This is a predicted complex of two RNAs, RNase P RNA and transfer RNA, with 416 nucleotides together.
[in-house]
RNA sequence: ACGGGCGGCUGGACAAUCGCUGCGCCUGAGGGCGGAGAGGAAAGUCCGGGCUCCACAGGGCAUGAUGCUGGGUAACACCCAGGUGCGGUAACGCAACAGAAAGUGCAACAGAAAACAUACCGCCUGCGCUCCGGCGCAGGUAAGGGUGAAAAGGCGAGGUAAGAGCUCACCGCAGCCCUGGCGACAGGUCUGGCAGUGCAAACCUCAUCAGGAGCAAGGCCAAGCAUCGGGGUGUCUCGCCCGGACGUAUCCCCCGAGGGUAGGCCGCUUGAGCCAGUGGGAGACUUCUGGCCUAGAUAGAUGAUUGUCGUUAUACAGAACCCGGCUUAUUGCCGCCCGUUUUC
RNA sequence: GUCCCUGUAGUAUAGUGGUUAGUACAUCGGGUUUUCAUCCCGUCAACAGGGGUUCGAUUCCCCUCAGGGAUG
Numbered sequence: 001a002c003g004g005g006c007g008g009c010u011g012g013a014c015a016a017u018c019g020c021u022g023c024g025c026c027u028g029a030g031g032g033c034g035g036a037g038a039g040g041a042a043a044g045u046c047c048g049g050g051c052u053c054c055a056c057a058g059g060g061c062a063u064g065a066u067g068c069u070g071g072g073u074a075a076c077a078c079c080c081a082g083g084u085g086c087g088g089u090a091a092c093g094c095a096a097c098a099g100a101a102a103g104u105g106c107a108a109c110a111g112a113a114a115a116c117a118u119a120c121c122g123c124c125u126g127c128g129c130u131c132c133g134g135c136g137c138a139g140g141u142a143a144g145g146g147u148g149a150a151a152a153g154g155c156g157a158g159g160u161a162a163g164a165g166c167u168c169a170c171c172g173c174a175g176c177c178c179u180g181g182c183g184a185c186a187g188g189u190c191u192g193g194c195a196g197u198g199c200a201a202a203c204c205u206c207a208u209c210a211g212g213a214g215c216a217a218g219g220c221c222a223a224g225c226a227u228c229g230g231g232g233u234g235u236c237u238c239g240c241c242c243g244g245a246c247g248u249a250u251c252c253c254c255c256g257a258g259g260g261u262a263g264g265c266c267g268c269u270u271g272a273g274c275c276a277g278u279g280g281g282a283g284a285c286u287u288c289u290g291g292c293c294u295a296g297a298u299a300g301a302u303g304a305u306u307g308u309c310g311u312u313a314u315a316c317a318g319a320a321c322c323c324g325g326c327u328u329a330u331u332g333c334c335g336c337c338c339g340u341u342u343u344c
Numbered sequence: 345g346u347c348c349c350u351g352u353a354g355u356a357u358a359g360u361g362g363u364u365a366g367u368a369c370a371u372c373g374g375g376u377u378u379u380c381a382u383c384c385c386g387u388c389a390a391c392a393g394g395g396g397u398u399c400g401a402u403u404c405c406c407c408u409c410a411g412g413g414a415u416g
Base pairs, nucleotide, nucleotide: 001340002339003338004337005336006335007334008333009332012309013308014307015306016305017304018303020037021036023034024033025032026031039316043327044326046325047324048323049322050321051214052213053212054211058242059241060240061239063210064209065208066207067206068082069081070080071079072078083097084095085094086093087092098205099204103203104202105199106198107197120145121144122141123140124139125138126137127136128135129134153171154170156168157167158166172194173192174191175190177188178187179186180185218266219265220264221263227257228256229255230254231253232252234246235245236244273292274291275290276289277288279286280285345415346414347413348412349411350410351409354369355368356367357366362399372386373385374384375383392408393407394406395405396404
């Protein structure tokens, strides 16, 4: 210098003027003054929780989610640390990473054979025929060829008619035991002669978790109206059963027709909150102390212009109950590490 | 705002792990006819985009994009 990996910061600053949405104070009802006002993703709505209602949320089945180990957390499919496997020269990254020996299913095409293995070519033995090149029949074999994504341990030696874990060494695999580790797992001795290939993001099994709905939840006030028809072992919210509670109807619930209203308040922002220091921990995280208050609308507010700094310039994008994550979109910059090449 | 659903030729649809993704209408070309229509034959044309699981993905899983519906 080029290429790559990981982590972090930033998301223009200040001033003036004109506007917009809340809040506080003053005033005489017009109005005046002060102060506050979008994000790292506010997004997708993909997970988890708080909160509210369903009488208290109980049991079973079904359904869904998760799935190495240990920890963190309010909780999680998130995060941290570790193990194993895979990818990469490396820094490093990724993993739905339990069970295929409970059972069922699938493995197209090709190929002899696709799962209780098999025999097309080939190799070998015996018999028969022969035009001496071979051919046919019976049997042995799975080393070699060929097909496939995948062919029933690999490789070498011995052995054999040819071969074969048939035997042996090494490697792999399986099992017992020992050692280390909380554990996943790792290392080692011995034994076995090798058995059931893959797919569970196919059904399924095992373990753990989950009651349902969502702020248009839910509560209160005010105004207005006209009832009628049909149905009901109904309601307690996904599905079913049991248990429990309420109800047995002019009064409760559901459906349809018709009529009325189109207002206000609460929920609503002080919260698993932010900042700084300190103690614990390898880290995620957490204890204690001090300080701070930082949008809350209901047709929905953040904008525009000018000047200075900076400068090529401002990307993605706008809160609607609130938090913790994940994912996706995106500007500029910094640090550490790895690889290649060149120079000193 | 909240909660759901769906994406396959130009259009309407089938296919739910396995040959070259099927069918109808439409397009295009040819034939029949004096010509047009009908009819017959043939042709072209698609799995919304990206990633993962798998030997293999339209199908199974995740993310994104687009469209639609319900809800006082």
The prediction has a mean pLDDT of 77.